[in-house]
RNA sequence: UAAGUGGAGAGUUUGAUCCUGGCUCAGAACGAACGCUGGCGGCGUGCCUAACACAUGCAAGUCGAACGAGAAAUCCUGACUUCGGUUGGGAGAGUAAAGUGGCGCACGGGUGAGUAACGCGUGGGUAACCUACCCCUGAAUUCGGAAUAACUCCGCGAAAGCGGGGCUAAUACCGGAUGUGGUUCCACCGACCCAGGUUGAUGGAAUUAAAGGUGACCUCUUCAUGAAAGUUGCCGUUCAGGGAUGGGCCCGCGUACCAUUAGCUAGUUGGUGGGGUAAUGGCCUACCAAGGCGACGAUGGUUAGCUGGUCUGAGAGGAUGAUCAGCCACACUGGAACUGAAACACGGUCCAGACUCCUACGGGAGGCAGCAGUGAGGAAUUUUGCGCAAUGGGGGAAACCCUGACGCAGCAACGCCGCGUGAGUGAAGAAGGCCUUCGGGUCGUAAAGCUCUGUCAAGUGGGAAAAAUGCCCGACGGUGAAUAGUCGGCGGGUUUGAUGGUACCACUGGAGGAAGCACCGGCUAACUCCGUGCCAGCAGCCGCGGUAAUACGGAGGGUGCAAGCGUUGUUCGGAAUUACUGGGCGUAAAGGGCGUGUAGGCGGUUUGGUAAGUCAGAUGUGAAAGCCCCGGGCUCAACCCAGGAAGUGCAUUUGAAACUGCCUUGCUUGAGUAUGGGAGAGGAGAGUGGAAUUCCCAGUGUAGAGGUGAAAUUCGUAGAUAUUGGGAGGAACACCCGUGGCGAAGGCGACUCUCUGGACCAAUACUGACGCUGAGACGCGAAAGCGUGGGGAGCAAACAGGAUUAGAUACCCUGGUAGUCCACGCCGUAAACGAUGAGAACUAGGUGUAGCGGGUAUUGACCCCUGCUGUGCCGAAGCUAACGCAUUAAGUUCUCCGCCUGGGGAGUACGGCCGCAAGGCUAAAACUCAAAGGAAUUGACGGGGGCCCGCACAAGCGGUGGAGCAUGUGGUUUAAUUCGACGCAACGCGAAGAACCUUACCUGGGUUUGACAUCCCCUGACAGUCCUGGAAACAGGAUCUUUCCGGUUCUGCCGGAACAGGGAGACAGGUGCUGCAUGGCUGUCGUCAGCUCGUGUCGUGAGAUGUUGGGUUAAGUCCCGCAACGAGCGUAACCCUUGUCUUUAGUUGCCAGUAUUCAGUUAGGCACUCUAAAGAGACCGCCUCGGUUAACGGGGAGGAAGGUGGGGAUGACGUCAAGUCCUCAUGGCCUUUAUACCCAGGGCUACACACGUGCUACAAUGGGCUGUACAAAGGGUUGCUAUCCCGCGAGGGGGCGCCAAUCCCAAAAAGCAGUCCUCAGUUCGGAUUGAAGUCUGCAACUCGACUUCAUGAAGUUGGAAUCGCUAGUAAUCGUGGAUCAGCACGCCACGGUGAAUACGUUCCCGGGCCUUGUACACACCGCCCGUCACACCACGAAAGUCGACCGUACCAGAAGUUGCUGGGCUAACCACGCCUCGGCGUGGAGGCAGGUACCUAAGGUACGGCCGGUAAUUGGGGUGAAGUCGUAACAAGGUAGCCGUAGGGGAACCUGCGGCUGGAUCACCUCCUUU
Repeated sequence: UAAGUGGAGAGUUUGAUCCUGGCUCAGAACGAACGCUGGCGGCGUGCCUAACACAUGCAAGUCGAACGAGAAAUCCUGACUUCGGUUGGGAGAGUAAAGUGGCGCACGGGUGAGUAACGCGUGGGUAACCUACCCCUGAAUUCGGAAUAACUCCGCGAAAGCGGGGCUAAUACCGGAUGUGGUUCCACCGACCCAGGUUGAUGGAAUUAAAGGUGACCUCUUCAUGAAAGUUGCCGUUCAGGGAUGGGCCCGCGUACCAUUAGCUAGUUGGUGGGGUAAUGGCCUACCAAGGCGACGAUGGUUAGCUGGUCUGAGAGGAUGAUCAGCCACACUGGAACUGAAACACGGUCCAGACUCCUACGGGAGGCAGCAGUGAGGAAUUUUGCGCAAUGGGGGAAACCCUGACGCAGCAACGCCGCGUGAGUGAAGAAGGCCUUCGGGUCGUAAAGCUCUGUCAAGUGGGAAAAAUGCCCGACGGUGAAUAGUCGGCGGGUUUGAUGGUACCACUGGAGGAAGCACCGGCUAACUCCGUGCCAGCAGCCGCGGUAAUACGGAGGGUGCAAGCGUUGUUCGGAAUUACUGGGCGUAAAGGGCGUGUAGGCGGUUUGGUAAGUCAGAUGUGAAAGCCCCGGGCUCAACCCAGGAAGUGCAUUUGAAACUGCCUUGCUUGAGUAUGGGAGAGGAGAGUGGAAUUCCCAGUGUAGAGGUGAAAUUCGUAGAUAUUGGGAGGAACACCCGUGGCGAAGGCGACUCUCUGGACCAAUACUGACGCUGAGACGCGAAAGCGUGGGGAGCAAACAGGAUUAGAUACCCUGGUAGUCCACGCCGUAAACGAUGAGAACUAGGUGUAGCGGGUAUUGACCCCUGCUGUGCCGAAGCUAACGCAUUAAGUUCUCCGCCUGGGGAGUACGGCCGCAAGGCUAAAACUCAAAGGAAUUGACGGGGGCCCGCACAAGCGGUGGAGCAUGUGGUUUAAUUCGACGCAACGCGAAGAACCUUACCUGGGUUUGACAUCCCCUGACAGUCCUGGAAACAGGAUCUUUCCGGUUCUGCCGGAACAGGGAGACAGGUGCUGCAUGGCUGUCGUCAGCUCGUGUCGUGAGAUGUUGGGUUAAGUCCCGCAACGAGCGUAACCCUUGUCUUUAGUUGCCAGUAUUCAGUUAGGCACUCUAAAGAGACCGCCUCGGUUAACGGGGAGGAAGGUGGGGAUGACGUCAAGUCCUCAUGGCCUUUAUACCCAGGGCUACACACGUGCUACAAUGGGCUGUACAAAGGGUUGCUAUCCCGCGAGGGGGCGCCAAUCCCAAAAAGCAGUCCUCAGUUCGGAUUGAAGUCUGCAACUCGACUUCAUGAAGUUGGAAUCGCUAGUAAUCGUGGAUCAGCACGCCACGGUGAAUACGUUCCCGGGCCUUGUACACACCGCCCGUCACACCACGAAAGUCGACCGUACCAGAAGUUGCUGGGCUAACCACGCCUCGGCGUGGAGGCAGGUACCUAAGGUACGGCCGGUAAUUGGGGUGAAGUCGUAACAAGGUAGCCGUAGGGGAACCUGCGGCUGGAUCACCUCCUUU
C1' cells in the first nucleotide's frame, strides 16, 4: 500500500405499426448420465435410486509395574529301558491362551429414516446444574475382615451354554479409626444482590475417606558380605478447594407450503403439598381453582435434517445443503432399563415383531446407515489392495500393542489445472477430391522435398525430501544425605519409509507412438454440389420437405471448441415475467354493486418530559475452512501454507434528542354541535284526481272491420268497425321534462296530508383532533325468479293458429297463460358502467347550467361584477401504447382498502358456507396451444352514408332468344374424331381459308448418325433417264456420265471447296411434360383518372400531409384556400386522317373560255376539281351575363369549323400464379431401332342432343321484270384481262392493254322511272332432294365452289330472358382486300342512302373520390358458431372394492423401573448363647429370589375420520383429414349486439322482463368552438 470496479440482448401475434403479454434462445454451474472419440501428468471427487437384503475378511482393545494360576511344540541334558519308549531337570517361559481387576469401549467412523422442533442458527441466562482422564493448591494414604472366578471333581445339553461340591489372590468387596476439609442444622457479625438469594468470619453439634505397585540407597536404628526398619524417586489411591475441557437445562429473535385445515385443549392452564432428577419445571402424583392457545394463523395436513457454506446474480435476491467443518437424529422395526463421570449405548443387555441361518425339532444364532465386497434397484457411482513410516486416538511407567481413523496405492476424462501431438523453409500453386460461367477456383505452404528441435511417451543409469522419536554414551541442571536412582533439555553415535527405486536429474535414438466432436436458414460464427420429392426425415423457437431444399441424407469446403466435443436432466440468470431495490388495474389481466362500521394501518398545531424506534461512539461475539487482499511453496497453474480484510448480524454499554412513539400542557385551521334560511321525482304511510285502453248496458247505423311488404288466421247480418250516452275495473301518470334536481348505490316523476333522512348557503357562538381508511362483520341492493294470500285493465315468456321459407321449433300477424300490480317473506345477481375505490393537498383558463348568498344599480324586475356547493362542454402544462384524461384528472404527491400475473380448460370440478328451489359465494388441477389481446394505420369489403361519371338505367331505333342453313363449342361416338382457349376477358377464338399437303391424330408399310446442323475417315461428282416389284416410301438393276479452284514433275498425282454414297461416334430430332420454373408477346379492369417521388412538417411508429377542403372540368383539368413546396409516370398537347382556305406543282388528273371529237379524243390551258407537299386557321381570342376581381360556365357575334370540331394511333403504378413451352426463345425433366424420320390410306367434315355467333327470311316501306343515274377504297405479270366469238349459264375460245391517277378487275347497289303481283304459306321464303353441267387441282367418294332445269321444307315477327347504338351514328345498300390452285354467310377495309330519342339519376350494372363500421388482409368466393358422427387423450361423478395413516372406546399385556409384600434364601456388621482360641447356633439390621400393583410396546375387537388406488356405467372438456346439419356472431352481418334472469327449441339459438353502448344510419334538440 491492498482487501470499492459495476447492469448488453435476440426470435416469435400483424399486410405493416406501437403496446400489453406469454413461449423460446444466447451465459454460468453440476457428486451427473448417455453418444462419438481418446496421448501424458498433477490436484480433487466418486450409490443423488432400495434407512433394500447381505456370503467372507477386517474395523476396540490394552495393562504381568493390580492379582492368582499357568501350558505346548522344539532344543539341551540325566536316569531307566523289553530299545518301541517311559520318567526327571534346564531352556522355551512366567511366554501363549483363559480368568479376576483397572482403564477404554459414550471417542473415532457411517447414514439422513425421523424431526416444522428451543431441532438448528444467533445472542443471552443458570442466584436451578454436572464434569472421568488433565493442570494447580492443601491434607492424607491407618487398623482389620469375609468371599469369589480361574483351577479341580461331578452332572445336564446336539449345540449355544448351564447347574452343583471343593481350593485361592488382589489396586475386587466389607467393617472400624482419624477429619485439613466437605455436607446438614443452630447461634452471631458483616458484604453484595434482587427470582425463593449469594458470599465471608467465629463458635457448637451430627455425619463423611483411602490401595497399593515398582525402582534406588544406607545418612540415622537393628541384625551385620548385605538386608529389615528407615530414607528417597516414580506411578497409583482418598478427602477437599481452584482451573481447564466437555456437557445438561432455560429464554429473546430467526427458521417451508396449504385457510378448499378455524377453532384447539382435562395434566389441559395455574396454585399448594409430596415425589423424582446433577438440576428448574405438570417431569410425576394428590387436592383446589377454571383456566390456557388462536386471524401477529392455534389445531390439522404435506414436505424437509439445520448451519458455516455452495451455485447464480450488478446487487437485492433466488435455488441448494455432495465432498470439508459445527450441531442434531438414527443404528433391522418397536419398547425398556442396566453399567458408567457421561448411554437409555452402531460392532452391549432384556422383551416383542418381521426376516435369514443352524438344529438331534427339545432349542439356539444374527443385524455392513464402519472399510472392502455381493445381490437387487437404477440412466448411474470404484479394490474383498499396502502400511501403521507420518498425523491423530485407546491402553501401558515404558518398550510396545491395537487402530479399514488416517497415510498411500488401484479403477473411472467424473471435474479443475498444465503439457504434447512438432518448428522453419518450400509454387511446378504437383497428384487427387470438390465446384465451375469450362476461363478457372478451392482444399493449399497444406503435402512431397530440404534444414532443424527433442517436451511427453519408450529404453538405460543415477536418485531425494517426507524422520520427529526410540536406544546407547557423555557433560550439565533439578530432586535427594548421596557420586545411587530418577527427571529435564543439550552434544555424539545408532535405528525406523507403506508410498517406491516414486518425484527429480542425466544419457540414447529418431518426427518417429499421440485429434476428435459438434455445427454451417434466422436468432448465431460458418455455403456449395448431388440424392430425395409433404416421402424419408429435421426441429430449442420461428419453421423446413409437394422436382432446381445453403433447413432432410451424403460429399467437398467452412466455423467453433479441443483430449475432449455434443445431447439430456437440474438450478440461477436473462425475467422489471411476483416488481423491497423494481410493475400494474378507463379500453390490454385487474376497483369489491353500494354503504355503516370492528380490529388493524395512517394521522393537524403547541409546551415540557421520556428515550421504545432512530442516530453516533465503545466493548464482546460473529469457530475453523471457504470468498477477497498481500506475500510464500510445488518449474507454471490447479492445489497448498502464512498474515490480514470482510462477515452488512446479535448483545451489552455510553451519549444525542431533530423526527416517529409514549406521558403531559395548550391551540383552532381538520371534524362536530347550536341558530336562521331557501331548493329538491330523497324515503315510508294514508287519501284524492283526470286522460286513455279494455269490458258491460243502451241508442244511432250497415257491411264490412282488423292486420300486413302482400296476405291469412281473427271479429262481424245472432249487427261488428265507426259514433253517442251511462257504468265497472285495473294499471300507468302525457304536456311540464331540461347532458335539470335528489339519493351511498340500486333507484326516484299526477295531486294533497302525516312521519322522516341527507346535502347546501349565511352569520356568530361552543367542543377541542373528537379524524381518514377499513380485513372480517352487519345492512341495503334493478330485472327475472321462488313461497303464502289477494288482484288482474293493458302488455306478454310458454302455448295455439296464420303467414314467410328449401326448412322456420324465429323475425311478421291473430289470440293467449304464468308474470307484470299489492301485502308479507326469500333470492343477492346485471354492460349493478364513468367499464375510472375512498379521503386529503397542490397545479392556466374559457363558457353554460342548478341552489343559496354578497356588491353596484333600480320604484321594482332584468342586466353586470363576485363567493360557496353541485352538474356539463372546450382546452394549457403534464400524463398516456394510442385513443384520450385534463381543478368532477387517467396530472403532481400522501394514507388506507380491494384486485391482476399468457390463452383455453373454467368462474368449471371437488370440498365448504348460504338458499325452499333456481342457484349464489369461495375456487383448483390434469391436459392443450404459441399465441390470446389493446390502440391506432393502410387497404379490401358492407343487403352503411354522401358526391360524381359511363348506352349503366330511363327515352328511342334495330336485333338475339322461335324457323332453315352456315360456323364454333360442349356432349356423345370413333381406330382416330390431334391440341389449346372456359364468366365478363373461351365458344365465325389460335385457323388471313383441313380434299392430298397442311397434320401435330389413327391404321398399315418402312428407316436408325437419321428429313435438318457441326466435326472425322474412305470413296465418288451428284442429279437425270429407263426397266422390275410395290399403294407409295423405298429396294434392285440398267443407262447416261465425271463439277470448280490451286499447285505440279501435266492422260497422272497432291491439296482445298461444294455436292453425293458408305462408316464410327460425339450428337441430331421431339407440335413430348411443366405458362405454377421463365423471357417475349397479349387480354382485362380501362383511355378509368388515377399511381408515386424528393425535401419539409406532423406522428414513438406503421403512416399522414402534399393527393384532403370550396368551386370547376372529359380529366389529380384548372382556380382559390391550406404545412406544405416542388417534381415524375399517366390526362391534355405534340403524330396521322378528315372538314375550310392560301401558296407551290400540273401527268396518267381537270376543262372556264377558244377550236375539235362518238368520247378531255386532240390542240391549248392549269382558272376550277383533284392530286400531294408546305403553310394558314380555333385560342373561350371578342361581346354580354353568372361566378370569389378566379378557374370556369350560359348566351351571342364572326367563322368552313366553337368550346378536347369528328375519327385514329397512343394503354400510368398495378390486379387476375389471366392466356400462350403448339409462333419464337428458354431452365429442368423425359424419350433415343423411338415420344424421332419417310410413305399410303383414313381422321380433324362423325350426330340422339345442348349452347354461342351469324346469314336468309317470314313479305307490299315488299317481290319479279324492263329502263336509267351517282361512289369510295383497293388489287393486278405464276397476275388483272378489254373489244370480239361460242354457251340459257357457270364458263370456254381467243387476245388488245397494263409492272398501273394511263390498262383491267368494274356491273356499284339501294335509288329513280315504268309495269305485273294484291295479302295468300303467295310471283313471299328459299332449305332439301333429283338430273345435267362448269372450274380449280395428280386427285372433288368420304370432303370443294359455282351453273342450269326440276323440287319448293320450316317459317305469318318469335316465351322467360337478353344485346347493340347518342349523328353522318343506328338502320339499310352494295364495293374491295388479305388468306388462297380451288373454296367466305367469317374477318378487315370502303363508300351510298340516312333516322328516332335522352325528362332525368330514384332504381339495376361497372367505376372514381370523401367518410363510417369491421373479429376481413389468400382481403366477403372473407371470417366464423354450435349440435351430431368417428378416433385418441387427460379429468369429474359412481353401486362398490382394495390399501396407507389417524382418532375414540374396550380387551389383553412381554421385558423393565418403582412401590408393596417377602412365610423362601442369605458370608462380612450388631447382639446374645454355646464352645478348645479356629468355630457353631439363635435373633436383629440389610439384601435377594418369588409374588403382586401402577405404567406400557407389539397384538386384538368395534366404530369413525381422512387420503390414495381401482370400477360396470355416466358427464362434460381438449385435440384431430377436405364428414353431416344449419348460419348464430364480425358490415345496420341482413331481426343491432351484449349482460343478468326465466321459459322454450336438433343445433348454433329464439322469446319475455330490466339494464348497457363496447350500435350503424337519418332527422331533431341541447351544449361547445369561431365569426
The RNA shown here (small-subunit ribosomal RNA) has 1571 nucleotides and comes from a Pseudomonadota bacterium. Its mean pLDDT, the model's own confidence on a scale to 100, is 83. It matches the Rfam family "Bacterial small subunit ribosomal RNA". NCBI's taxonomy places the organism under Bacteria, Pseudomonadati, Pseudomonadota. RNAcentral holds the sequence, with entries from ENA.